[in-house]
């Protein structure tokens, strides 16, 4: 390096959800792990809810919180071809 292939960004329609997001058509940006692992490894989003403060009848404006969520962030772990 071929081969046989896989996966699927962003966008987009429908649904889920409070949100982050994910699910399913369509789509292809890219990827040798873009397979799998999410309290129990790091670090990143969201904060319905619960706890707070200011104003305050209520509403409203914040801040703090994840066993809520990302694996295409970095780590664990399983792996297909085969020159070397």
């Nucleotide at each position: 390096a071929a081969a046989g292939g896989g996966c699927a960004a962003a966008g987009u329609c429908a649904c889920c959800g409070a949100a982050a997001g994910g699910u399913g058509g369509c789509g292809g940006c890219g990827c040798a792990a873009a397979g799998c692992u999410a309290a129990a490894g790091g670090g990143c989003c969201u904060a319905a809810g619960g706890c707070u403060g200011g104003a305050g009848u209520a509403c409203c404006c914040g801040g703090c919180u994840a066993a809520g969520g990302c694996a295409g962030c970095c780590a664990g772990u399983u792996g297909c071809c085969g020159a070397a």

This is a predicted structure of an 84-nucleotide RNA (c-di-GMP-I riboswitch aptamer) from a marine sediment metagenome.
The prediction has a mean pLDDT of 87.
Of the family's consensus pairs, 95% are formed in the model.